[in-house]
Molecule: Bacterial RNase P class A
Organism: Alistipes sp.
RNA sequence: GGGCAGGCCCGCUCUGUCGCCGCCGGGAAACCGGGGGAGGAAAGUCCGGGCAACGCAGAGCGCCGCGCAAGCUAACGACUUGAUACCCGUGAGGGUAUGGGAGCGUAACAGAGAACGACCGCCCGCCGGCUCCGGCCGACGGGUAAGGGUGAAAAGGCGGGGUAAGAGCCCACCGCGGGGGCAGCGAUGCCGCCCGGCCGUACGUCCCGCGGGUUGCAAGACCGUGUAUACCGGCAAACGAGGGUUGCUCGCCCGAUGCCGGGGGGUAGGUUGCUGGAGGCGGCGGGUGACCGCCGUCGUAGAUAAAUGACAGAGACCCGGGCUCCGGCCCGGGCACAGAACCCGGCUUACAGGGCCUGCAAAGAA
Numbered sequence: 001g002g003g004c005a006g007g008c009c010c011g012c013u014c015u016g017u018c019g020c021c022g023c024c025g026g027g028a029a030a031c032c033g034g035g036g037g038a039g040g041a042a043a044g045u046c047c048g049g050g051c052a053a054c055g056c057a058g059a060g061c062g063c064c065g066c067g068c069a070a071g072c073u074a075a076c077g078a079c080u081u082g083a084u085a086c087c088c089g090u091g092a093g094g095g096u097a098u099g100g101g102a103g104c105g106u107a108a109c110a111g112a113g114a115a116c117g118a119c120c121g122c123c124c125g126c127c128g129g130c131u132c133c134g135g136c137c138g139a140c141g142g143g144u145a146a147g148g149g150u151g152a153a154a155a156g157g158c159g160g161g162g163u164a165a166g167a168g169c170c171c172a173c174c175g176c177g178g179g180g181g182c183a184g185c186g187a188u189g190c191c192g193c194c195c196g197g198c199c200g201u202a203c204g205u206c207c208c209g210c211g212g213g214u215u216g217c218a219a220g221a222c223c224g225u226g227u228a229u230a231c232c233g234g235c236a237a238a239c240g241a242g243g244g245u246u247g248c249u250c251g252c253c254c255g256a257u258g259c260c261g262g263g264g265g266g267u268a269g270g271u272u273g274c275u276g277g278a279g280g281c282g283g284c285g286g287g288u289g290a291c292c293g294c295c296g297u298c299g300u301a302g303a304u305a306a307a308u309g310a311c312a313g314a315g316a317c318c319c320g321g322g323c324u325c326c327g328g329c330c331c332g333g334g335c336a337c338a339g340a341a342c343c344c345g346g347c348u349u350a351c352a353g354g355g356c357c358u359g360c361a362a363a364g365a366a
Base pairs, nucleotide, nucleotide: 003360004359005358006357007356008355009354010353012315013314014313015312016311017310018309020037021036023034024033025032026031039337043348044347046346047345048344049343050342051216052215053214054213063212064211065210066209067208068082069081070080071079083098084097085096086095087094088093099207100206103205104204105203106202107201119148120147121144122143123142124141125140127138128137129136130135156174157173159171160170161169175198176196177195178194179193180191181190182189183188220272221271222270223269229264231262232261233260234259235258236257242254243253244252245251279298280297281296282295283294284293285292286291317334318333319332320331321330322329323328
């Protein structure tokens, strides 16, 4: 230097012109001036919390989620550090799983048997048949889990003793279960210790512990001034209210409400919630770390159909090509993912290009 592993950060800059949304100042207004204006994920809305409305005496059952240990936190199923088992990688490392095991249920196909395991084989007895007299064959009654075969899974493994053949039947070692000791807060680890001949496996049911009311700022609160309207009062009204035709009157047609005052709720709309918080940055200290403490400092979007933009120029950076006096120069192209909507802590996903730290393996050079 290249290749990897783990962690972290940046993610365009400046100028001009024209705009957009708040704030402050001036102005009667039009408008003028000043200053501010997206992110590391603002995204998905997957977990957790704040806040809010509604619900809720208390307790139990049920349902859902989570499930190794210790820690961190406002909280969590997130995060941190660690434990055990398995898998991937030469390695640095990465991934997955994890409460209990008393009882019960199920385990397709294959298989004798999926826990009341004799199909083949092996061994013994007895009976019958055959015989080359060594045995062989058949039936019956037993023994046997060592061998074969089936299966995803077969009754601890392996060696020796033992036996008719076998078998934890007995023994050593390994494994397993219980106890003890030591180390650790603990999960757990270790042991020339003691005891027990000793466990099926998977899923479900079951049991235990912890957590969980529902809905989300379009929550919610306040104002509310339509030629609309509940209700109340007064007046007019079939002796015709009012309407249609019409510029007006008459006429013609329809036929029960109309006017004035009071007034509640609510629509449009407006205000608020709304951005000062588990806040950012820096320093010091504690901790392996997540994180915590102290001190200093900063003021940093608040729109509502939704502002934060467009154009031009210059400069970084990257890629390709050309030239070179090796200092650079010229030309062309690119510059991501994305867009606040109540606020925070996480997770997940997207992302052009660039940078930093720690570590690993192999080869090479000095």